[in-house]
This is a predicted structure of a 76-nucleotide RNA (transfer RNA) from a Candidatus Fraserbacteria bacterium.
It matches the Rfam family "tRNA". Rfam classes the family as a transfer RNA.
The prediction has a mean pLDDT of 81.
RNAcentral holds the sequence, with entries from ENA.

RNA sequence: GCGCCCGUAGCUCAAUAGGAAGAGCAGGGCCCUUCUAAGGCUCAGGUUGCAGGUUCGAGUCCUGCCGGGCGCGCCC
Numbered sequence: 001g002c003g004c005c006c007g008u009a010g011c012u013c014a015a016u017a018g019g020a021a022g023a024g025c026a027g028g029g030c031c032c033u034u035c036u037a038a039g040g041c042u043c044a045g046g047u048u049g050c051a052g053g054u055u056c057g058a059g060u061c062c063u064g065c066c067g068g069g070c071g072c073g074c075c076c
Stems, first nucleotide, its partner, number of pairs: 001072007010025004019056001027043005049065005
């Protein structure tokens, strides 16, 4: 340098064919318990890596860039 895959909540990951983002863990509150743990209920948390484009509508499609991984190539 070329090709492929990945980037979504603090972490690990979902989101069928574009219709507008959810789960588990972690966190706050309550219940339960003598207390803690465990368990139950509930709440909050997101400019979906960045910038553009297409579209009535983009996490999803297109372009460029950034970061990570894998493979190949060139020079030495």